[in-house]
Transfer RNA from Dunaliella salina, 73 nucleotides, folded computationally. Its Rfam family is "tRNA". About the family: Transfer RNA (tRNA) molecules are approximately 80 nucleotides in length. Model confidence (mean pLDDT): 81 of 100. NCBI's taxonomy places the organism under Eukaryota, Chlorophyta, core chlorophytes, Chlorophyceae, Dunaliella.
RNA sequence: GCCUGUUUAACUCAAUCGGUAGAGUAUUGGUUUUGUAAACCAAAGGUUGCGGGUUCGAUUCCUGUAGCAGGCU
Numbered sequence: 001g002c003c004u005g006u007u008u009a010a011c012u013c014a015a016u017c018g019g020u021a022g023a024g025u026a027u028u029g030g031u032u033u034u035g036u037a038a039a040c041c042a043a044a045g046g047u048u049g050c051g052g053g054u055u056c057g058a059u060u061c062c063u064g065u066a067g068c069a070g071g072c073u
């Protein structure tokens, strides 16, 4: 220098052809218990790496760029 993959909640990851962004763990509150843990219920938490484009509508398609991982020369 070129190619491929990846970036989404605090963490680990989903979201099948473009149609309201979810789960588990963690956190907070509640129920239960003499009490703690466990269990159950609920809540909060997001500029989908960043910039631009296409579209009525983009996590998804196109483009530029940055980080990480791998490969080639």
Base pairs, nucleotide, nucleotide: 001072002071003070004069005068006067007066010025011024012023013022019056027043028042029041030040031039049065050064051063052062053061